A computed fold for a 132-nucleotide RNA from a soil metagenome, annotated as c-di-AMP riboswitch aptamer (ydaO/yuaA leader). The coordinates come from a structure-prediction model, not an experiment, and the mean pLDDT is 76.

RNA sequence: CGCCGAGCCUCUGGCAAGGAGCCAGGGGACGGGGGACCCAGGUUGUUGGGGCGAAUCCCGCGCAUCGUCGCGGGAAGCGCAGGCUCUUUCAGCGCUAGCCCGUCAGCUAACCCCGCAGGCCGACGAAAGAGG
Numbered sequence: 001c002g003c004c005g006a007g008c009c010u011c012u013g014g015c016a017a018g019g020a021g022c023c024a025g026g027g028g029a030c031g032g033g034g035g036a037c038c039c040a041g042g043u044u045g046u047u048g049g050g051g052c053g054a055a056u057c058c059c060g061c062g063c064a065u066c067g068u069c070g071c072g073g074g075a076a077g078c079g080c081a082g083g084c085u086c087u088u089u090c091a092g093c094g095c096u097a098g099c100c101c102g103u104c105a106g107c108u109a110a111c112c113c114c115g116c117a118g119g120c121c122g123a124c125g126a127a128a129g130a131g132g
Stems, first nucleotide, its partner, number of pairs: 002120003008028008030115005039106001048104001049101004056075007077095004084131007
């Protein structure tokens, strides 16, 4: 320089006093949840149910701890670099986690609520189109 991600910009006050920055509270942008009629769906549920997120499903083998386990493969999904941005195709590489609510939530106008982090050092392929 750049990458994943909604996670950026700005104002006020305080701390600091070379300044960078830190804390608290507002606003904008972006992201998420709850929540009618209508529509959909009947309920029965410890085999609960649901949310954020790409992070789900299937097959085979192992584990003798039998599972919310381990390994391998496949499908679906997601990310990456001609470096201004976006979309599409092919090829290549990688990911397919984790966390939360707490018995409860379909969609959903008005309305209400919440987040605004954290983590990396990636790549040096080929084409088409649009915008600037």